TPP riboswitch aptamer (THI element) from Epidermidibacterium keratini, 93 nucleotides, folded computationally. The RNAcentral record of the sequence draws on Rfam.
C1' cells in the first nucleotide's frame, strides 16, 4: 500500500405455524424468532423469506417436526474503519 474477514452507522427485507382449551385466559411442541416484540433473522458471498404447495415420503395427538423438491424460479444496499471506529471505566464541566 492492496485484498479478504470481522465490525460500526444509516436504510431496508421477512416470518409468526401446530396441539389442548370454550372461539377466551392460559398451557404444550419445534425453532434464532410462532404478530408481547424495534425482539429475532437476513440484505446479492442472498435457504432470512416467498412461489412450486390443498406437493411427495417418513414421524407425530398435530404441525415445514425430518427429508426431498433445491446446481428450480424469485428475493432487500450504501458508507466508513483496520485496532481505528464502536464499546467500557475514571475525572472535569
Nucleotide at each position: 500500500c492492496c485484498c479478504a474477514c470481522u465490525g460500526a452507522c444509516g436504510c431496508g427485507g421477512g416470518g409468526u405455524g401446530c396441539c389442548c382449551g370454550a372461539u377466551a385466559a392460559g398451557g404444550g411442541c419445534u425453532g434464532a424468532g410462532a404478530u408481547c416484540a424495534c425482539a429475532c433473522c437476513c440484505g446479492u458471498u442472498g435457504a432470512a423469506c416467498c412461489u412450486g404447495a390443498u406437493c411427495u415420503a417418513g414421524u407425530u395427538c398435530g404441525c415445514a417436526c425430518u427429508a426431498g423438491c433445491g446446481a428450480a424460479g424469485g428475493g432487500a444496499c450504501g458508507u466508513c474503519c483496520u485496532u481505528c471506529a464502536u464499546g467500557g471505566a475514571u475525572g472535569c464541566u